[in-house]
RNA sequence: GGGCCCGUAGCUCAGCCUGGUUGGAGCGUUCGACUGAUAAUCGAAAGGUCCGGAGUUCAAAUCUCCGCGGGCCCA
Numbered sequence: 001g002g003g004c005c006c007g008u009a010g011c012u013c014a015g016c017c018u019g020g021u022u023g024g025a026g027c028g029u030u031c032g033a034c035u036g037a038u039a040a041u042c043g044a045a046a047g048g049u050c051c052g053g054a055g056u057u058c059a060a061a062u063c064u065c066c067g068c069g070g071g072c073c074c075a
Base pairs, nucleotide, nucleotide: 001074002073003072004071005070006069007068010027011026012025013024020058029045030044031043032042033041051067052066053065054064055063
């Protein structure tokens, strides 16, 4: 220098291809129930500029472009 993949909650990831419904799951955290008290179990809640910017569109996490960061391959 060239090619490909990834970036979504504190962590691990799904959703993206096929734009629209409330942005989700597990773990973690907090509160509550249960217990003599813990653990386990059950219930609830908080927590997100969907990496950044621009574009397309009535509408973008999702499509297009540029950039940033990470990984792999080629040279």
Model confidence (mean pLDDT): 82 of 100.
A computed fold for a 75-nucleotide RNA from a Candidatus Micrarchaeota archaeon, annotated as transfer RNA.
Taxonomically the source falls in Microcaldota (Archaea, Nanobdellati).
It matches the Rfam family "tRNA". By type it is a transfer RNA.